[in-house]
Predicted 3D model of RNase P RNA and transfer RNA as a complex of 483 nucleotides. Model confidence (mean pLDDT): 75 of 100. Rfam match: Bacterial RNase P class A. On this family, see Beauregard et al., RNA Biol 2013: "Identification and characterization of small RNAs in Yersinia pestis".
RNA sequence: CCAGACGGUCGGAUGGCCGCGGACGAUCUGCAGGCGCUCGCGCGUCCGCAGAUCGGACGAGGAAAGUCCGGGCUCCACGGAAAGACGGUGCCGGGUAAUUCCCGGCGGGGGUGACCCCCGAGACAGUGCCACAGAGAAGUAGACCGCCGGCGCGCCUUCGGGCUCGUCGGCAAGGGUGAAAAGGUGCGGUAAGAGCGCACCGCGCGGACAGCAAUGGACGCGGCACGGAAAACCUCACCGGGAGCAAGACCGAAUAGGGACGGCGACGCUGCCUCGCGGCAGCUGAAGGCGUUUUCCGCGCUGCCGUCCGGGUUGGUUGCACGAGGCGCUCCGCAAGGCGCGCCCUAGAGGAAUGGCCAUCGCCGCGGGCAACCGCGGCACAGAACCCGGCUUAUAGACCGUCUGGCAUC
RNA sequence: GGGGCUGUAGCUCAGUUGGGAGAGCGCUUGAAUGGCAUUCAAGAGGUCGGCGGUUCGACUCCGCUCAGCUCCA
Numbered sequence: 001c002c003a004g005a006c007g008g009u010c011g012g013a014u015g016g017c018c019g020c021g022g023a024c025g026a027u028c029u030g031c032a033g034g035c036g037c038u039c040g041c042g043c044g045u046c047c048g049c050a051g052a053u054c055g056g057a058c059g060a061g062g063a064a065a066g067u068c069c070g071g072g073c074u075c076c077a078c079g080g081a082a083a084g085a086c087g088g089u090g091c092c093g094g095g096u097a098a099u100u101c102c103c104g105g106c107g108g109g110g111g112u113g114a115c116c117c118c119c120g121a122g123a124c125a126g127u128g129c130c131a132c133a134g135a136g137a138a139g140u141a142g143a144c145c146g147c148c149g150g151c152g153c154g155c156c157u158u159c160g161g162g163c164u165c166g167u168c169g170g171c172a173a174g175g176g177u178g179a180a181a182a183g184g185u186g187c188g189g190u191a192a193g194a195g196c197g198c199a200c201c202g203c204g205c206g207g208a209c210a211g212c213a214a215u216g217g218a219c220g221c222g223g224c225a226c227g228g229a230a231a232a233c234c235u236c237a238c239c240g241g242g243a244g245c246a247a248g249a250c251c252g253a254a255u256a257g258g259g260a261c262g263g264c265g266a267c268g269c270u271g272c273c274u275c276g277c278g279g280c281a282g283c284u285g286a287a288g289g290c291g292u293u294u295u296c297c298g299c300g301c302u303g304c305c306g307u308c309c310g311g312g313u314u315g316g317u318u319g320c321a322c323g324a325g326g327c328g329c330u331c332c333g334c335a336a337g338g339c340g341c342g343c344c345c346u347a348g349a350g351g352a353a354u355g356g357c358c359a360u361c362g363c364c365g366c367g368g369g370c371a372a373c374c375g376c377g378g379c380a381c382a383g384a385a386c387c388c389g390g391c392u393u394a395u396a397g398a399c400c401g402u403c404u405g406g407c408a409u410c
Numbered sequence: 411g412g413g414g415c416u417g418u419a420g421c422u423c424a425g426u427u428g429g430g431a432g433a434g435c436g437c438u439u440g441a442a443u444g445g446c447a448u449u450c451a452a453g454a455g456g457u458c459g460g461c462g463g464u465u466c467g468a469c470u471c472c473g474c475u476c477a478g479c480u481c482c483a
Stems, first nucleotide, its partner, number of pairs: 001406010012361007020059002024055008033046005061381001065392002068390005073244004086240005091105005106120001107118004121235002126233002129228002144175002146171007154163003183201006202224001203222004209216002248318004258309007268283006288302005325344005331338002362379007411482007420435004429466001437453005459475005
């Protein structure tokens, strides 16, 4: 210098003007209340509520997103445990409130390397699958071409033998098919072959050793038996009650319902007084009214007023911004992270504020210019709604650190 | 806040123990007709929404993601 790997940070900067949001403070006005003075009107002071004006601070993110996981919080359900169903997780150890997340390690795979990727239990518990091609596709598989031997016929012969065909056998070494053909390479061996024998590699088993473990490297044994696939069903182990701030809690207007109590309520009924008219008391829910086109009958609906109680709608308050919080330092730990100390408080709306304009600078693109420079356009993804920890996805551009490979020079 | 479904040819849709990508309408060409329509024959046309993975092999199985529709409070 070129090409890369990993990790982290920022996400236009500064100033001016106008505007928005929720709190806070000051002043003024209005209303209600308490206290003091006053016979009283009223005055003074304090607190609360509402409105207006002014003031200075504060006001989106790394993902606020998707809602894929895990929790806090709240309500509901539930006597305990186990099993089953359903869903999820799946090498080992650790971290955490918890996780399918994170860290470290192991094994496998990729890359020259830094480094990266892996839904990484079980296929001798069972069922099912492996299309097409191919002779044969799952259990001691498979003779299509082929190799070798015996026998027979025929042909040739340099008489050693060779070739074709048929038949009976042996053979998994070679060809061919396929994603996959039932250990690989080499030597020996054989009629030809073959773990048939041997060496190395691979595989399986065993008991010790190292390691918390996954696992590892040696040693011994076994001639090799055990194909793939569980992101097919399934088996094993472990985990999981449901709903979600529109959760939930409190206060509660008018109107219309519900309940209790009291009063009123006849020209009806009963009782009492009275010669009678009539009066008094009690009881009932009638009378009355409305509807059924009008009338009669019949039917249906409906007492009035007051006080109190309860539920509950619109609405208001709360939940709700101090929290598994952030930053810095010491110590422990390889790390994720943890203990301790110090400092800080940092949006809380309730259909939703966080914006606009101007100037200078920065970056990018286009055009002009020899150049300095000038003009125009643009500023990534995206907007909190109970909160937190992760994951995933989107993201113009800029910066920092560590490391790898190559080339050149010293 | 919490659930579900769909995406396949220009349009409407099929597609299951994972192995052929299909149907109807539409389009093109040819035949038939004096001509058109109907009809008949042949044909073209596909990133199976996208990316990655499992597998010998993926429309199908798994994960992430995009777009659309819909339900409940």